[in-house]
A computed fold for an 89-nucleotide RNA from Paenibacillus donghaensis, annotated as c-di-GMP-I riboswitch aptamer. Of the family's consensus pairs, 100% are formed in the model. It matches the Rfam family "c-di-GMP-I riboswitch aptamer". Its family is annotated with cyclic-di-GMP binding in the Gene Ontology. The family is grouped with related families in Rfam's "c-di-GMP_I riboswitch clan". The RNAcentral record of the sequence draws on Rfam. Its mean pLDDT, the model's own confidence on a scale to 100, is 85.

RNA sequence: ACAAAGGCAAAUCCGUACGAAAGUCGGAGACGCAAAGCCACGGGUCUACUUCAUCCAAGGGAGGAUGUUAAGACAGCCGGGCCACUCAA
Numbered sequence: 001a002c003a004a005a006g007g008c009a010a011a012u013c014c015g016u017a018c019g020a021a022a023g024u025c026g027g028a029g030a031c032g033c034a035a036a037g038c039c040a041c042g043g044g045u046c047u048a049c050u051u052c053a054u055c056c057a058a059g060g061g062a063g064g065a066u067g068u069u070a071a072g073a074c075a076g077c078c079g080g081g082c083c084a085c086u087c088a089a
Stems, first nucleotide, its partner, number of pairs: 007033002012028004017024002031076001037082003041079003044074003052067005
């Protein structure tokens, strides 16, 4: 390489589920996947309860908008690390 057995599950829908959100979990589903198994280490992306800045508002208690911020997330974005089923040589 070929063969067999099997595996995972995008979008979408559902949920008295978790979360501020991104997203996660469970059920349905099947676009795809030979590591679509595991790990946020490097890059990247998403989110912003929070941080900071500016502006507006308020003025007995405090809010709103925009930008920014990872300590949050994504392993089905790329790289890296770890581990692994079957057949053959």